[in-house]
RNA sequence: CCACGAUAGGCGGGGGGUUGGCGGUCCCCUGUAACCCGAAAUCCGCCAUAGCGGGGCUGAAUGCCUAUCCGAGGCUGCUUGGGUUAGGAAACGGGUUGUACCAAAGGUGUUGAAGGUUGGGUCCUGUGCAACGGUGGGCUGUGAACCUGGUCAGGUCCGGAAGGAAGCAGCCAUAAGCAGUUUCCAUCGUGUGCCGCAGGGAAGCCUAACUGGAGCUGGAGGUACAACAACGCCCUGGUCUGAGUAAGUCGAAGAUAGGUUCGUGG
Repeated sequence: CCACGAUAGGCGGGGGGUUGGCGGUCCCCUGUAACCCGAAAUCCGCCAUAGCGGGGCUGAAUGCCUAUCCGAGGCUGCUUGGGUUAGGAAACGGGUUGUACCAAAGGUGUUGAAGGUUGGGUCCUGUGCAACGGUGGGCUGUGAACCUGGUCAGGUCCGGAAGGAAGCAGCCAUAAGCAGUUUCCAUCGUGUGCCGCAGGGAAGCCUAACUGGAGCUGGAGGUACAACAACGCCCUGGUCUGAGUAAGUCGAAGAUAGGUUCGUGG
């Protein structure tokens, strides 16, 4: 150095997420000559020698190991835009409310404004009257087969007779009861009153008389102050999303260099 057989190794890697950590299932990137089956998110298997179980292929180099370069992509950071949400603030914009002041048009006023004085009403208490309603009385009507009264035909009873007795129907009257009461009387009540009398009255309002002698009313609009905070604006935070930057970090693929076991035979 060659052939055969075997072995270590390999049959993808990386980022995010998750985790005390590692690997996997999940998402993304990269890549392929780059296996198959089983389980796995309130999960599966492990513990720095950090996936497990089963099967298969390849195999010492294009494929394995190490270092360097380059570098897709991810993450963190920084700057910035937008959406959404929570809290705050009240300087500003507009808004709402309140107070004070100014005040246009209009109305009213010398046929007398505001203001003042006096009286009355509205209000309260008592009372009268009236109204309405209830109850009772009175009055009117009605009202009893017998157990109310009067009169009692007929009939009945007593009597020799004269006469007498009880008494149904009918008629009249009446009791309780029932009905009525425009008019009468008593009593009670009231969300009642263009009413009367007496008393009391803080304020307001209305009204009359007198006084007074020029205002009164109205409130378009404006100014100032205070309050509110739904909105814009401002401040702080959360969350979603976009752009830029290239500070940090991880880093696939690729490139270069180096390294890599045993047996038998030639």